[in-house]
RNA sequence: AGGCCGGUAGCUCAACAGGCAGAGCAGCGGACUCCAAAUCCGCAGGUUCCAGGUUCGAGUCCUGGCCGGCCUG
Repeated sequence: AGGCCGGUAGCUCAACAGGCAGAGCAGCGGACUCCAAAUCCGCAGGUUCCAGGUUCGAGUCCUGGCCGGCCUG
C1' cells in the first nucleotide's frame, strides 16, 4: 500500500428481506433470610464510531473518514 471482518447499554453480544433498538451479566429497588449469599419479581440505563447520501422511513443500503483485528505483498 491492497483486501476481508468488526465498531449497538458499564461489559459480552443480538436485531431474518429497511418498519416501535433487545437479551445476558453488572447496577438500583423489593420479596425471601436472624443477617448475608443464592434464588425470584420489578426498575433504570442507548446521539447504534464520525460526516454525508438514498428513502415516507436507515443499526441495516451507498460514499468518504476514524479505530480495532486478520490476511497478502

Transfer RNA from Thermoflexus hugenholtzii, 73 nucleotides, folded computationally. Its Rfam family is "tRNA". The family's RNA type in Rfam is transfer RNA. Rfam links the family to the GO term triplet codon-amino acid adaptor activity. Model confidence (mean pLDDT): 84 of 100. The RNAcentral record of the sequence draws on ENA and Rfam. The organism belongs to Thermoflexus, within Bacteria. RNAcentral records the identical sequence in 6 taxa.